Background: SAM riboswitch aptamer (S box leader) from a Trueperaceae bacterium, 123 nucleotides, folded computationally.
RNA sequence: GACUCAUCAAGAGCGGCUAAGAGAACUGGCUCUACGACGCCGCAGCAACCAGCCUUCAUAUAGGUGGGUGCUUCCUCCAGCCAGACUAAGGUCACGAUGGCCUAGAGUCGGGAAAGAUGAGAA
Numbered sequence: 001g002a003c004u005c006a007u008c009a010a011g012a013g014c015g016g017c018u019a020a021g022a023g024a025a026c027u028g029g030c031u032c033u034a035c036g037a038c039g040c041c042g043c044a045g046c047a048a049c050c051a052g053c054c055u056u057c058a059u060a061u062a063g064g065u066g067g068g069u070g071c072u073u074c075c076u077c078c079a080g081c082c083a084g085a086c087u088a089a090g091g092u093c094a095c096g097a098u099g100g101c102c103u104a105g106a107g108u109c110g111g112g113a114a115a116g117a118u119g120a121g122a123a
Stems, first nucleotide, its partner, number of pairs: 003121006013043005021032003026080004044072003049068002052065004076115001081112002084109004090102005
C1' cells in the first nucleotide's frame, strides 16, 4: 500500500514549544486562526474495537478492570454521485373570488453509494 469484516449524530482539555495557515484530497460553502489556530511534547480525560484477568453455576451472554490501539472544534463540518419524498416562486387551463392540471433544472428531508478515519483479521 491493496484485501475482508465492524463502527463512524454520543463522549472527553489544560500546560509548554513552535509559527501561518488549518479543518484528508479536488471544487463550492461554512468554520477555526497572531487574544497563536494546525502541528509536536507532557499531563489529564473519554470510550471500550482487540487481548488478558476478575464476578456470575457457566461455554455463551452480561457486568467490571484497562494492558495494546484510538479519540478529546463544527454529524467523517456540509454539499458534490444515484434513486426517492415534499414544495411553485416556473408553466398551462379556466375564472367573479379563486381554483384545476403539468413539471422539479432551484430548495428541503432523510436513504444509499463513493471516498476517508479507526479497530480487528488474513496474505
Of the family's consensus pairs, 91% are formed in the model. The sequence was found by an Rfam model in a public genome assembly. Its mean pLDDT, the model's own confidence on a scale to 100, is 79.